Model confidence (mean pLDDT): 85 of 100. Small-subunit ribosomal RNA, 5' domain from Candidatus Dojkabacteria bacterium UBA2177, 529 nucleotides, folded computationally. Its Rfam family is "Bacterial small subunit ribosomal RNA". Rfam links the family to the GO terms ribosome and structural constituent of ribosome. Taxonomically the source falls in Candidatus Dojkabacteria (Bacteria, Bacteria candidate phyla).

[in-house]
Context: one part of a larger RNA
């Protein structure tokens, strides 16, 4: 010079895209951030259709009859119930199914197959999705919920009965599925392998629900898309770290895994890294990419994107296709809460929003309208993922603070050789103009659609009326390095990035009056280049 997630003096008019806790991976009040599905089941509640029995009045056939009336079929509106009457709809604790492994956030660890790259899997797994092929019988005990009863301050337990199912459970069939045997074809090189056919034993399947249009189950074959392991290479500083190393390196055999491997474990051999830096210690998430340079390099690694770990610490496993699971369990510490002292209950590195630290980082907003994300046949629910508003000159960009004419060179300030010079066309005036501003009116795309639906938002825009009207500072000015003069001060008080200035004429301090430079900024500090 450039540059920043910046930060601190002074200043401050608007838009618009971005962007914001770089420290305490410290501690949290309070609100939301993962729920859905009654077309998986039973059950309870409430609505409403339809009867039924009831309550009240109320019409009033027939028969009686002292003619006053009495019994009272029926008509009709009204109260209450529903025993198993109907028909339609809703809501919901619980079973159940699926999602909750994603989205979110951080960067403490990590110097590693973690990351980037190319490659291997003939050593592997993959729910929902798509494609093809089969198939979808039969039959049973249970558990909630519910009720009964205890026990607890509460979290919460316990028993004793009855109950559904797409919850368990059993037995049938099966096959291009699994194991074992046997033979076969091809092909390859980790030989004992994979692949094609065949045969012959023996294993293992399934759920139904419906508005009747579908939605699902179950096996197998493939595909897509996602994972897991392996390997060559690259990937920071240090030797004032030179040796490390006993599952440590191989080998049999086992066990374990989805799968290969001392991954674990038994015996056996005594290896195995290492000056091409081993093992120590330090520092650090990688990277696409970012600054910065002519290039080559050097620094970084924030937003946005992709991999990784990690979700108070350590540990550790259940479920499940997927986790060793941020809003699950279980168990240890630490620390906060709440108790009736006997026991519980918590996890904001989710989105706000507090405290604390700190030089220093925002709102306890709004909507599911778009995009995407789960559930569900749908309608719809859920979503602080997203969309959008809000704060902050924290960066970029872009707009304006007015534009033309105006000498008698006014007034005032400053300087003076007192003539005069200088701000200085600068004001004043005078003619425009109206971005902006401010007021009123109109008014969107963004919605995919036959038609409804817009958080942003009455927001962008647009059209009128007013009026120059509502908007400029900051730093410097002795040389670097663009810009001097006066006064004050007198090695004092100060200045300073370096050479330096200041001890009485200071162009270097302070203040004026002038000038430079950039301008809703301008210094200054820190960082890199």
């Nucleotide at each position: 010079g450039g540059a920043u997630g910046a930060a601190c003096g002074u200043u401050g008019g608007c838009u618009g895209u971005g962007u914001g806790c770089c420290u305490a991976a410290g501690g949290u009040a309070u609100g939301c951030a993962a729920g859905u599905c009654g077309a998986a089941c039973g059950a309870u509640c409430c609505c409403u259709u339809u009867g039924a029995a009831u309550u009240a009045c109320u019409u009033g056939a027939a028969a009686c009859u002292u003619c006053g009336g009495u019994u009272g079929a029926u008509u009709g509106u009204u109260u209450u119930u529903c025993u198993u009457u109907u028909u339609g709809g809703g809501a919901u604790a619980g079973u159940g199914g699926c999602a909750a492994a994603c989205g979110g956030g951080u960067g403490a660890g990590u110097a590693a197959c973690a990351c980037g790259u190319g490659g291997a899997u003939a050593a592997c797994c993959u729910g929902c999705c798509u494609u093809a092929a089969a198939g979808u019988c039969a039959u049973g005990a249970a558990c909630a919920g519910c009720u009964c009863a205890u026990c607890g301050a509460a979290a919460g337990a316990u028993g004793g009965g009855a109950u559904a199912a797409u919850a368990c459970a059993u037995g049938a069939u099966g096959g291009u599925c699994u194991u074992a045997c046997a033979a076969u074809u091809u092909c390859u090189a980790u030989c004992c392998g994979a692949c094609u056919u065949u045969g012959u034993a023996a294993g293992u399947a399934a759920a139904g629900c419906u508005c009747c249009g579908g939605c699902g189950c179950u096996u197998u074959a493939a595909g897509a898309g996602g994972g897991g392991u392996c390997c060559g290479c690259g990937u920071c500083c240090u030797a004032u770290c030179a040796g490390c190393u006993u599952g440590u390196u191989g080998g049999u055999g086992a066990g374990g895994u989805a799968a290969u491997a001392g991954c674990u474990c038994a015996c056996c051999a005594a290896g195995g890294c290492u000056a091409a830096g081993a093992c120590g210690g330090g520092u650090a998430g990688c990277u696409g990419g970012c600054g910065u340079g002519a290039g080559a390099g050097c620094g970084c690694g924030g937003u946005c994107a992709g991999c990784c770990a990690c979700c108070a610490u350590g540990g550790a496993a259940c479920u499940g296709a997927g986790a060793c699971a941020c809003g699950g369990u279980c168990c240890a510490u630490a620390c906060u809460c709440c108790u009736a002292c006997g026991g519980g209950a918590g996890g904001c590195a989710g989105c706000a929003a507090u405290u604390a630290g700190g030089a220093a980082u925002c709102u306890u907003g709004c909507g599911c309208a778009a995009u995407g994300g789960g559930g569900g046949c749908a309608a719809c629910c859920c979503u602080g993922a997203c969309g959008c508003a809000g704060c902050g000159a924290c960066a970029c960009a872009g707009c304006g603070u007015g534009g033309a004419g105006g000498a008698c060179g006014a007034c005032g300030g400053u300087c003076u050789u007192c003539g005069g010079a200088u701000u200085g066309u600068a004001a004043a005036c005078u003619c425009c103009u109206u971005u902006u501003a401010u007021a009123u009116g109109g008014g969107a795309a963004g919605a995919a659609u036959a038609g409804a639906u817009g958080a942003c938002g009455g927001u962008a825009c647009c059209a009128u009326a007013u009026g120059a009207a509502u908007a400029a500072g900051c730093a410097c000015c002795u040389g670097c390095u663009a810009a001097c003069u006066a006064c004050g001060u007198g090695c004092c008080a100060g200045a300073a990035g370096c050479a330096u200035c200041g001890g009485u004429g200071a162009u270097a301090c302070g203040u004026a009056g002038g000038g430079u430079g950039c301008g809703a900024a301008c210094g200054u500090u820190a960082u890199c280049c």